[in-house]
């Protein structure tokens, strides 16, 4: 320099263009002599702009970052 892939809570992942969800983690509570486990409850997320659409995590486009391949 060229080509390809990926970007979603703290972490790991789902999500036919139509309520952003699950697990784990954090807070609180119940239980317990205390703790752990278990149960209940709660907090927090679409990399950044622009466009298409009644409606975008999803489609298009410009960036940014990471990974792989070629030279």
């Nucleotide at each position: 320099a060229g080509g390809g892939g990926c970007g979603u809570g703290g972490u790991g992942a789902a999500a036919u263009g139509g309520c952003a969800u699950c697990a784990u983690a954090g807070g609180a509570a119940u239980c317990u002599c205390c703790a752990a486990a278990a149960u209940u409850u709660u907090u927090g997320u679409u990399c950044c702009g622009g466009g298409u659409u009644c409606g975008a995590a999803u489609c298009c486009u410009g960036g940014c970052g990471c990974c792989c391949c070629u030279g």

The RNA shown here (transfer RNA) has 71 nucleotides and comes from a Candidatus Nealsonbacteria bacterium.
The coordinates come from a structure-prediction model, not an experiment, and the mean pLDDT is 82.
NCBI's taxonomy places the organism under Bacteria, Bacteria candidate phyla, Candidatus Nealsoniibacteriota.